[in-house]
Context: one part of a larger RNA
RNA sequence: GUCUGCGAGUCAGUAUGUGUGGCAAGCCUAAGGUCUUACGGACCGGAGGCGAAGCGAAAGCGAGUCCGAAUAGGGCGACAUUAGUUGCACGUGCUGGACCCGAAGCGGAGGUGAUCUACCCUUGGCCAGGUUGAAGCGCAGGUGAUACUGCGUGAAGGACCGAACAGGUGAAUGUUGAAAAAUUCUCUGAUGAGCUGAGGGUAGGAGUGAAAGGCUAAUCAAACCCCGUGAUAGCUGGUUCUCCUCGAAAUGCAUUGAGGUGCAGCGUCGCGUGUUUAUGAAUGGGGGUAGAGCACUGAAAGGGCUAGGGGGCAUACCCGUCUACCAACCCCUAUCAAACUCCGAAUACCAUUCAACAGAACGCGGCAGUGAGACGGCGGGGGAUAAGCUUCGUCGUCAAAAGGGAAACAACCCUGAUCAGCAGCUAAGGUGCCCAAAUUAUGCUAAGUGGAAAGGAGGUGAGGUUUCACAGACAGUGAGGAUGUUGGCUUAGAAGCAGCCACCAUUUAAAAAGUGCGUAAUAGCUUACUCAUCGAGAGACCCUGCGCCGAAAAUGAUUGGCGAUAAGCAUAAUACCGAAGCUCUGGGCUUUUGUCCUUGGGGACAGGAGCGGUAGAGGAGCAUUCUUGACACGUUGAAGCGCGAUGGCGACUGACCGUGGAGAGUCAAGAAGAGAGGAUGCAGAC
Repeated sequence: GUCUGCGAGUCAGUAUGUGUGGCAAGCCUAAGGUCUUACGGACCGGAGGCGAAGCGAAAGCGAGUCCGAAUAGGGCGACAUUAGUUGCACGUGCUGGACCCGAAGCGGAGGUGAUCUACCCUUGGCCAGGUUGAAGCGCAGGUGAUACUGCGUGAAGGACCGAACAGGUGAAUGUUGAAAAAUUCUCUGAUGAGCUGAGGGUAGGAGUGAAAGGCUAAUCAAACCCCGUGAUAGCUGGUUCUCCUCGAAAUGCAUUGAGGUGCAGCGUCGCGUGUUUAUGAAUGGGGGUAGAGCACUGAAAGGGCUAGGGGGCAUACCCGUCUACCAACCCCUAUCAAACUCCGAAUACCAUUCAACAGAACGCGGCAGUGAGACGGCGGGGGAUAAGCUUCGUCGUCAAAAGGGAAACAACCCUGAUCAGCAGCUAAGGUGCCCAAAUUAUGCUAAGUGGAAAGGAGGUGAGGUUUCACAGACAGUGAGGAUGUUGGCUUAGAAGCAGCCACCAUUUAAAAAGUGCGUAAUAGCUUACUCAUCGAGAGACCCUGCGCCGAAAAUGAUUGGCGAUAAGCAUAAUACCGAAGCUCUGGGCUUUUGUCCUUGGGGACAGGAGCGGUAGAGGAGCAUUCUUGACACGUUGAAGCGCGAUGGCGACUGACCGUGGAGAGUCAAGAAGAGAGGAUGCAGAC
């Protein structure tokens, strides 16, 4: 892992609601007892409980009562409206383990453990070999004598090297191991605080500890076993058959509250009211948002006028004067504002009337779930007018929604799947091929743009404004481009061309007191300007369509692919394809209206509306085991097993045949150890 079996809302008491019985202003017995066909039933038993009256803290009074001085006023009651009580069944609350499994833990004057390990006690054992050579002693030297020195002897040491033995430094291997800590190499101690055998002692808030919270039997910041114990778990996981109807929430307030809970909101079921509701139209309202504005409050640009100040000049002082400085009020021009408003929508909201009738509304009651939401559009706040960010409002979708489109893609676009059909029409989106379906017309694009931004550019199409032009424009080519004069100043120089001032005049077809290059300064080249040649358009600008550049990333590239000059883009037209949408044909179910049938239930036909669905509410059923009653079956073959026709929307049913060899069923009721694929579920098998 698979298979088989087992495996989770139960029972008791109590409360409340619903359904259904009994009796009813009453209803019921409990313990206990008697009888009995004795796990059962019948009859006694009114102790007691609930109800029929309330009010008050109470005494108490009583259809009233309490507060009060009150006959006032008010609170709670009574009434014209009295229904309870007790069985059974079911829903739910509470108390109990209370749907099941699951802690780490806490407690026990309950127990078991020192055969592992820590320390201690008693008694034994073990340490190859080699090295070093302390004290002491002897001899010699030496001294007055010591001291001291040398040579021997000697054998000390938590001495040295190194086996056994003990340990465990580093590495490799091993890592479902040979091993729940090892193996190999390497390494440390190895006469000592050494190692070790046997026997014994100390224990659970206790022992022992050369101390690491170490060790106390593979377990230690409190062992193990048993008990309290089914501890508790606002947490995680799991929770078993079918069909039908409806169908949420992820919000507000509060919370030792934030992943929990209470109340409300939203769902469902029942009863009641009976159009009151959503929605649409008309009419009537209030508003201060968007926008706009500057009349207020503030912000803020330029100018004018001009207080006040700064600065210069002048001044003994007082007066003055100038100002390309700062600047109030006022005026003109032009602006800004969530906490500005002289104004002011669209929507929304409220009300009335009319229409409209739907799984509308409202009230009461039973039962919930939800209280982590997500994305998208619009309006804001926070952030950086960042985030698949965060937080509100509002709408939609997903959640709880399948289908078609967006290549793929919860949330985007279209559209809400009762079932069947080898029928039709459409939506979004599409119609070269993959891949169902297309043509026509007029333009644009040349970039494979289509299939990335600011910004940049004689790309190209359309429209417009304006200037020049056959009295010859624009571009090119030929020629001219002069004179006073090297203008004056400045300067070493300044001659068109460093800079400053002026910018005249003459001859001309025209020619600047000079457009650029250039020189030390000249020179030189060139332009403006003019003529000739040429012969028809040329220049500048605005608006707009489609393109170009901008364009660099790590395994091989991508409009989905192939590919296409349309099969790209724009405009227009007509077809077609395209979904579980709509229609058609047939079937099922729910609900409602009408008619008919029917003894209480209910049934038939016709018409209308409906049948996506998580949490969840409601309804109807199937199967399993047992009990009671009735009926029917079995050796001429029960159950079970194999096959699985038939019937049923389904859970299921189950003929014939085979096997099997003794029990088993149908109907009507009743009672549950009543349905498994999940829980790292439990046991067994493989």